[in-house]
RNA sequence: GGGCCUAUAGCUCAACGGUAGAGCUGGCGGCUCAUAACCGCUUGGUUGCAGGUUCGAAUCCUGCUGGGCCCA
Repeated sequence: GGGCCUAUAGCUCAACGGUAGAGCUGGCGGCUCAUAACCGCUUGGUUGCAGGUUCGAAUCCUGCUGGGCCCA
């Protein structure tokens, strides 16, 4: 330098172009002599950035940035 993959909650990951979710973590409570485990409730989002297409974009298109793999 070229090609491919990837970026969504603190972490790991879902989400046919049509309300952005789950588990874990965190918070509150229950249970227990107590802790852990377990149970209930709950907080938490610039969907990497900038544009474009569309009635509507996490999703499709273009460029850029970070990360990974391969080729030279």
Annotation:
Transfer RNA from Myxococcus sp., 72 nucleotides, folded computationally. Its Rfam family is "tRNA". Gene Ontology term of the family: triplet codon-amino acid adaptor activity. By type it is a transfer RNA. Taxonomically the source falls in Myxococcus (Bacteria, Pseudomonadati, Myxococcales, Myxococcaceae).